[in-house]
Molecule: Bacterial RNase P class A
Organism: Novosphingobium kunmingense
RNA sequence: CCAGGGGGCCGGGCAGCCGCGGGGUUCGCAAGAGCCGCGAGGAAAGUCCGGGCUCCACGAAACAAGGGUGGCGGGUAAUGCCCGCCGGGGGUGACCCCAGGGAAAGUGCCACAGAGAGCAGACCGCCUCUGAGGAGGUAAGGGUGAAAGGGUGCGGUAAGAGCGCACCGGGGUGCUGGUAACAGGACCCGCACGGCAAACCCCACCCGGAGCAAGAUCGAAUAGGGGCGGCACGCUGGCAACAGCAGGUCAGUUUCGGACCCGACCGCCCGGGUUGAUUGCUUGAGCGGUGCAGCAAUGCAUCGCCUAGAGGAAUGGCUGCCAGUGCGGAUACGGUCUCUCUUCAGGGAUACCGUCCGCGCUACAGAACCCGGCUUACAGGCCCCCUGGCGUA
Numbered sequence: 001c002c003a004g005g006g007g008g009c010c011g012g013g014c015a016g017c018c019g020c021g022g023g024g025u026u027c028g029c030a031a032g033a034g035c036c037g038c039g040a041g042g043a044a045a046g047u048c049c050g051g052g053c054u055c056c057a058c059g060a061a062a063c064a065a066g067g068g069u070g071g072c073g074g075g076u077a078a079u080g081c082c083c084g085c086c087g088g089g090g091g092u093g094a095c096c097c098c099a100g101g102g103a104a105a106g107u108g109c110c111a112c113a114g115a116g117a118g119c120a121g122a123c124c125g126c127c128u129c130u131g132a133g134g135a136g137g138u139a140a141g142g143g144u145g146a147a148a149g150g151g152u153g154c155g156g157u158a159a160g161a162g163c164g165c166a167c168c169g170g171g172g173u174g175c176u177g178g179u180a181a182c183a184g185g186a187c188c189c190g191c192a193c194g195g196c197a198a199a200c201c202c203c204a205c206c207c208g209g210a211g212c213a214a215g216a217u218c219g220a221a222u223a224g225g226g227g228c229g230g231c232a233c234g235c236u237g238g239c240a241a242c243a244g245c246a247g248g249u250c251a252g253u254u255u256c257g258g259a260c261c262c263g264a265c266c267g268c269c270c271g272g273g274u275u276g277a278u279u280g281c282u283u284g285a286g287c288g289g290u291g292c293a294g295c296a297a298u299g300c301a302u303c304g305c306c307u308a309g310a311g312g313a314a315u316g317g318c319u320g321c322c323a324g325u326g327c328g329g330a331u332a333c334g335g336u337c338u339c340u341c342u343u344c345a346g347g348g349a350u351a352c353c354g355u356c357c358g359c360g361c362u363a364c365a366g367a368a369c370c371c372g373g374c375u376u377a378c379a380g381g382c383c384c385c386c387u388g389g390c391g392u393a
Stems, first nucleotide, its partner, number of pairs: 001389010012322007020039002023036005041364001045375002048373005053211004058257006066207005071085005086100001087098004101202002106200002108196003123142002125138005150168006169191001170189004175184003215279004225270006234245004247261004286305008323362007333354004338349004
C1' cells in the first nucleotide's frame, strides 16, 4: 500500500422568528398569563420468542391430548436467547456455518439410468472346460448413477474376493485426562445390513388460558327480556326445624380433598341497552462511571443521573451559516505520482488531492402498558483489533 475477517460508534450541528405536547411553579374566581425544565429509535419495524403486570380457571397427584426444545457446561426473571467448550463442515488464514439424541422398535421414500438401490446384483469384462451351441467360477477392472455393500498396498488364486496380512476405517472391553460433551493410548475382533427422522415415529426435558381493545372506578341507559330441549325433583332419622346418604355442577380422564346446589346447571335460537369520563400510564429485572471476581456471558460493591406519556394521537414551518457527500467548472497557489527536456539546477504536460465557485442531496425510518432477545432495513462516515499478499528499512 492492497485485499479480507471480527467488534464498537455517529448518522446531522449552531443561531433567529413563529408554532405544538406533558410536567413543575407564581398570579388569577375561572378562562388564562408568566417563568423553568423535558419531549421518538438503534432499530420505535416484524409480531417470531421470553417475561413483568392484569383478569379468569377450586386445590393436589397421575395419565392423556396438543405444543416447544434437542452435543456439554455456565449466565439470566426467563427463553427457541447470550457465553465458553466439544464434534462435524467450509476457508491459505483471521474466522464463519450446523434443525448437533435415535435408522438394531416399527412404517415409509430413494425418480430416471442401471444387471442390481432392501435383502440385493452379473451388462461389458477376467479365468476354466467344451462336441464351440454353451456350461461353470468371479465381483479385483470398466460402465450406469447423488449413492453400488469398506479404502490403499502386498501376498495368494485358474481368475479373483478380508481369502490372508500391514496400515487406515468400524465394533467391543478397559485405562488415562476432563465437571461433562469428548479426546488419547492399550488389547481383542475380519467385522461388512447404505442414505433420509428439516419423513411419520421413538427417546429425554419443558409448558394453565386470555391479553392494556387486560383490568378498576364513576356516570348514563335498557327488557331482572322471550322460546326450546336435557337431567333431577329420591331414601333414612325426626312433630317440625334440621341432619345424614344418594344425585348434579366446578371447561380432557381418574383418585383424594373442598365449595355450591335440589333447580342450580348444561346446550341451542331470537331480541334490547351502553360506546361518556377518570384511571391503568411511566422510577424501571432503568441508564452511566469506577473497582473486584470470572476465559466470557454476567454478578457484586460504590458513586452519579431521571431522560415523552399522547388519547385520532404532540416535537413542526421558514431563514442563514456550518459539517458530510455526489456531479460539474476554474487552474492563481501548495502538494503527490508518472512521462519528458536540459546548461543538473530548473522548466513543461497529463492526472489526482487541498484551497475556490456553482448545483443537488443528507440513509432506514415515528413511541402508544413496560422490559429482555432474535430477525429484517439502513446514503454516508469514524475508531479498534486480527489475517493474507506485495514492498521497504